[in-house]
RNA sequence: GGACGGUGAUCGCCGAAUCCCCGAGGGGAACUGCCCGAGGGGGACCGGGGACCCACCUUGUCCCAUGGGGUGAAUCGGACGGCCUCGAAAAGAGGCGGUCCGUAGGAGACCUUCCUGCUCCGAACCCGUCAGCUAACCCGGUAGGCGAGAAGGAAGGAAAGG
Numbered sequence: 001g002g003a004c005g006g007u008g009a010u011c012g013c014c015g016a017a018u019c020c021c022c023g024a025g026g027g028g029a030a031c032u033g034c035c036c037g038a039g040g041g042g043g044a045c046c047g048g049g050g051a052c053c054c055a056c057c058u059u060g061u062c063c064c065a066u067g068g069g070g071u072g073a074a075u076c077g078g079a080c081g082g083c084c085u086c087g088a089a090a091a092g093a094g095g096c097g098g099u100c101c102g103u104a105g106g107a108g109a110c111c112u113u114c115c116u117g118c119u120c121c122g123a124a125c126c127c128g129u130c131a132g133c134u135a136a137c138c139c140g141g142u143a144g145g146c147g148a149g150a151a152g153g154a155a156g157g158a159a160a161g162g
Stems, first nucleotide, its partner, number of pairs: 011147004018043005025036003044142006054132001067130001068127004076102005082096005105121004110157007
């Protein structure tokens, strides 16, 4: 000097997931200061339920199949293996799970909109047969993850400086 990893502080990114007050208790050998903090209250933000109006529904016959909804960007499709069940079966049917490819959509350092371009994500969970919209009203949430950098252009703001 460089690379990798860990801890703490600060700053920042995704996200509604943040701010203030009180505070049982704990840590700190030691009062206070300090740190953590169950729980409670308030602000702010997010989501769900829930009228009128509106929307949906109303239309030849028959057969078959299928619950529906919500949070979230996270849907839809294709290819190839695996396992399980039914089955006499290497026929066929169904279910579970995996890998890969694409894709609706989403994110990328002051903010908003648009164009071009690159990178990344494209998960998970809940209600329980019930939900269109929805004033009043009612209910709930404020977790988690990350430190990668790809930006250029147009317009309008904000901020700073003069």
c-di-AMP riboswitch aptamer (ydaO/yuaA leader) from Streptomyces diacarni, 162 nucleotides, folded computationally. The prediction has a mean pLDDT of 77.